This is a predicted complex of two RNAs, RNase P RNA and transfer RNA, with 440 nucleotides together. Rfam match: Bacterial RNase P class A. Rfam's curators write: Ribonuclease P (RNase P) is a ubiquitous endoribonuclease, found in archaea, bacteria and eukarya as well as chloroplasts and mitochondria. It is annotated as a ribozyme. The coordinates come from a structure-prediction model, not an experiment, and the mean pLDDT is 76.

RNA sequence: AGAAGCGGUUCGGGUUGUCGCGGUUCAUUGAAUCGAGGAAAGUCCGAACUCCGCAGGGCAUGGCGCUGGGUAACGCCCAGGAGGGGAGACCCUACAGAAAGUGCAACAGAGAGAAAACCGCCGAUGGCCUCUGGAAACAGGGGCACAGGCAAGGGUGAAAGGGUGCGGUAAGAGCGCACCGGCAGGUCUGGUGACAGGCCUGGCCAGGUAAACCUCGCCAGGAGCAAGACCGCAUAGGAGGAUUUGAGGCUGCCCGCUGAUCCUCGGGUUGGUCGCUUGAGGCGUUCGGUAACGGGCGUCCCAGAUGGAUGACAAUCACCGGAAUUCGUUCCGGGACAGAAUUCGGCUUAUGAACCGGAUCUCCUU
RNA sequence: GGCGAAGUAGCUCAGUUGGCUAGAGCAUGCGGUUCAUACCCGCAGGGUCAAGAGUUCGAGUCUCUUCUUCGCCA
Numbered sequence: 001a002g003a004a005g006c007g008g009u010u011c012g013g014g015u016u017g018u019c020g021c022g023g024u025u026c027a028u029u030g031a032a033u034c035g036a037g038g039a040a041a042g043u044c045c046g047a048a049c050u051c052c053g054c055a056g057g058g059c060a061u062g063g064c065g066c067u068g069g070g071u072a073a074c075g076c077c078c079a080g081g082a083g084g085g086g087a088g089a090c091c092c093u094a095c096a097g098a099a100a101g102u103g104c105a106a107c108a109g110a111g112a113g114a115a116a117a118c119c120g121c122c123g124a125u126g127g128c129c130u131c132u133g134g135a136a137a138c139a140g141g142g143g144c145a146c147a148g149g150c151a152a153g154g155g156u157g158a159a160a161g162g163g164u165g166c167g168g169u170a171a172g173a174g175c176g177c178a179c180c181g182g183c184a185g186g187u188c189u190g191g192u193g194a195c196a197g198g199c200c201u202g203g204c205c206a207g208g209u210a211a212a213c214c215u216c217g218c219c220a221g222g223a224g225c226a227a228g229a230c231c232g233c234a235u236a237g238g239a240g241g242a243u244u245u246g247a248g249g250c251u252g253c254c255c256g257c258u259g260a261u262c263c264u265c266g267g268g269u270u271g272g273u274c275g276c277u278u279g280a281g282g283c284g285u286u287c288g289g290u291a292a293c294g295g296g297c298g299u300c301c302c303a304g305a306u307g308g309a310u311g312a313c314a315a316u317c318a319c320c321g322g323a324a325u326u327c328g329u330u331c332c333g334g335g336a337c338a339g340a341a342u343u344c345g346g347c348u349u350a351u352g353a354a355c356c357g358g359a360u361c362u363c364c365u366u
Numbered sequence: 367g368g369c370g371a372a373g374u375a376g377c378u379c380a381g382u383u384g385g386c387u388a389g390a391g392c393a394u395g396c397g398g399u400u401c402a403u404a405c406c407c408g409c410a411g412g413g414u415c416a417a418g419a420g421u422u423c424g425a426g427u428c429u430c431u432u433c434u435u436c437g438c439c440a
Stems, first nucleotide, its partner, number of pairs: 001362003006357006013317007021035006037337001041348002044346005049224004056255004061220005066080005081095001082093004096215002101213002103209002118154002120150003127144007162180006181205002183202008228274004238265005248258002281300008319334006367439007376392004385423001394410005416432005
């Protein structure tokens, strides 16, 4: 210098002035002060909070799934393990179980789970043909076909009965042996653990798929601030139905418990207050911890709207780009994704600019 | 702000990892029937299954994310 990779911070900013909005405080025709993001988004998860006399039990249903920690909790975060990718820093993983059971693998292929003979290899006695030696008997060789044997070679397929070598065999095959790999059993060492490594025995070689059903372990009551509470106004004390032989009681079903209203249609009111912002809060510092994070001390209050505020103009400084340049500067233009609505912790998605920090690889120089 | 559904041919809709061939009706084009039209009959065309990624040998179908459309709440 280049390439590739991980983490973090801030955001059309600052200052002044004029005008315009909303909240709070003071009471004074006014003043002070505060006022939209890293995602406010999607509504994918978890909670806080509110209500429901069942928020009791069971079944069903749904979610998660390596280990250990963090957290109010989580499907999140941190650190490790295993598998995989990369030259490396690093990155990815809906990561329990296939020997509990049931399914599925079309087409191709002989054969797709414990399932096989398409091309091939071998092929004895006996059968057929032929050659050599021989007077003959007989001996030796070659070929063909069958009975039978094989799964080592080839083909098909996403996937085909562990791999390499030697022996053995009619030809082969873990058939036997050596080594390697896998599996099962036993044991030792390290680690909280997932796991890792070592030794011994056994030819045991027992595929894939669970974001298929299923099994195992853990978790889960329902609805949601338009929840809910209160005040006020107005109307049709309307119509029909069910019901103590049991209405109704918040995913579904059953049991239990409770126990008098409930359901449908229609009409009126669409007003106001609370909930509504002090929080599992922010910032600074310190201690513990590899880290996520937690504790101590100090300090701050930082939007609460409701047809829905948080803006407009002017000047100037800063940042970026372009043009010109007498190198002093001048002029022009502009910055992505995008606006709070109960509040937080996460995930996912959309995104431009500026800056900072640590590590990796290549080249050059000293 | 919150809750719940849907997306397949020009239109309205079926469709189970069951893989064979992605279908039906209407519409369109052609032919037949008829004096002619309609009806009717036959044939044909027309599909990136909303988009992307993943699981699987294989996805319209299973899972996740994104986009679009619709309904509900006091």